[in-house]
RNA sequence: CGAGUAAGCCGGACGGUCGCGGGCGCAGUUCCGAAAGGACGCGUACGAGGAAAGUCCGGGCUCCAUAGGACAAGGGUGCCGGGUAACUCCCGGUGAAGGCGACUUUAAGGAAAGUGCAACAGAAAGUAAACCGCCGCCAAAGUCUUUGACCGAGGCGGUAAGGAUGAAACGGCGGGGUAAGAGCCCACCGGCGAAGUGGUGACAUUUCGGCCUUGUAAACCCCACCCGGAGCAACGCCGUGGAGAGACUUAACUGCGGUCCGCAGGUCUCAUGGAGGCGGCUCGAACCGGUAGGAAACUACCGGUCCAGAUAGAUGAUCGUUCAAGACAGAACCCGGCUUACAGGUUUACUCGGAAA
RNA sequence: GCGGGUGUAGUUCAAUGGCAGAACACUAGCUUCCCAAGCUAGAUACGUGGGUUCGAUUCCCAUCACCCGCUCCA
Numbered sequence: 001c002g003a004g005u006a007a008g009c010c011g012g013a014c015g016g017u018c019g020c021g022g023g024c025g026c027a028g029u030u031c032c033g034a035a036a037g038g039a040c041g042c043g044u045a046c047g048a049g050g051a052a053a054g055u056c057c058g059g060g061c062u063c064c065a066u067a068g069g070a071c072a073a074g075g076g077u078g079c080c081g082g083g084u085a086a087c088u089c090c091c092g093g094u095g096a097a098g099g100c101g102a103c104u105u106u107a108a109g110g111a112a113a114g115u116g117c118a119a120c121a122g123a124a125a126g127u128a129a130a131c132c133g134c135c136g137c138c139a140a141a142g143u144c145u146u147u148g149a150c151c152g153a154g155g156c157g158g159u160a161a162g163g164a165u166g167a168a169a170c171g172g173c174g175g176g177g178u179a180a181g182a183g184c185c186c187a188c189c190g191g192c193g194a195a196g197u198g199g200u201g202a203c204a205u206u207u208c209g210g211c212c213u214u215g216u217a218a219a220c221c222c223c224a225c226c227c228g229g230a231g232c233a234a235c236g237c238c239g240u241g242g243a244g245a246g247a248c249u250u251a252a253c254u255g256c257g258g259u260c261c262g263c264a265g266g267u268c269u270c271a272u273g274g275a276g277g278c279g280g281c282u283c284g285a286a287c288c289g290g291u292a293g294g295a296a297a298c299u300a301c302c303g304g305u306c307c308a309g310a311u312a313g314a315u316g317a318u319c320g321u322u323c324a325a326g327a328c329a330g331a332a333c334c335c336g337g338c339u340u341a342c343a344g345g346u347u348u349a350c351u352c353g354g355a356a357a
Numbered sequence: 358g359c360g361g362g363u364g365u366a367g368u369u370c371a372a373u374g375g376c377a378g379a380a381c382a383c384u385a386g387c388u389u390c391c392c393a394a395g396c397u398a399g400a401u402a403c404g405u406g407g408g409u410u411c412g413a414u415u416c417c418c419a420u421c422a423c424c425c426g427c428u429c430c431a
Stems, first nucleotide, its partner, number of pairs: 001353010012322007020047002023044004028040001030039003049328001053339002056337005061231004074227005079093005094108001095106004109222002114220002116216003131163002133159006142150003171189002174186003190212001192209007235279004240274001241430001244270005253265004286305008323326001358427007367381004375411001383399005404420005
């Protein structure tokens, strides 16, 4: 200098003017209201994100169900240890795969409990199987130098080493052995089982053994563990009207009726509770700094800070200066994660290659 | 905001993990004086990206698009 790997950080800055949102304070000459208070005005400090997104997981909170627990159904998770309120998340490790390397990825229990599936091709797709080939025995026909020899169609049998098919063919490779072959035997390697050692454990390693059991569980399933349901339009309070129930009086008014009487409007009360209003609503597993524990995730303690809360929904517009020229994108009950989108800038550690010294 | 569902030809729908089909529509030809109908032939698709598997429309994950429901009489 080039090419990369990992972990982070920032996400335009500064100033002026005009606006918007909720909070706090002040003043009541004005408006609404019986009042409390509200509107309006002035001042003041605040006012989107790393993903606010997708709504994919986990929790808080609220209501419903439930005596308590267990089973079933349904769903989820799945190497080991730790962290956490909890998780399918995070940290560290083991095995496997990839990369020259830094490093990365990993839904990674069980196929020796059972069932299913493996199209096409191929002889055969799972307690196997003989198409070609190889080998042994019998042997038609034929040939010759004819009690014999050669050749050998065909038949019976052996053989999974070779060919051919396939994604995959019943351990791999070498040697011995054999009629030809074969874990049939042996060495090494892989796998399985047992024992020893190390490790909390996954697992690693050593020795011995028989001789080897196809793949697929993001197919059914088995094993172990976890899960009650719904969601802030949850839920609680106030409450105009209509409809409902009950009470009261014909004293007055209106209608029906010629009048009395009666009936209906009427008046009052009650529960329900739409529209609307209030709460839930933002101080929280919060953030910042330090110390201690730990390899890390994380935890404990101390000190400091208050940092949107709308309800048709505020966070904007414009001007100036400046730089690297501004991407993805906008809270709606709140947190912890995951995933996805993202212009550009920047920090630290490390790897490989080239050149020079 | 919350909950649920669906993506296959131009349209409406099928398809056990093993060559993606049907109907209507479209194009060309035949038939007809011409059109329609009819007959024959053809073109056209698994929303997108990964993973599992020998093999994926199908199974799993992510993503994108679309649809539906949710206020106890107004």
Two RNAs folded together computationally: RNase P RNA and transfer RNA, 431 nucleotides in total. The prediction has a mean pLDDT of 78. Rfam match: Bacterial RNase P class A. Rfam's curators write: Ribonuclease P (RNase P) is a ubiquitous endoribonuclease, found in archaea, bacteria and eukarya as well as chloroplasts and mitochondria. Rfam classes the family as a ribozyme.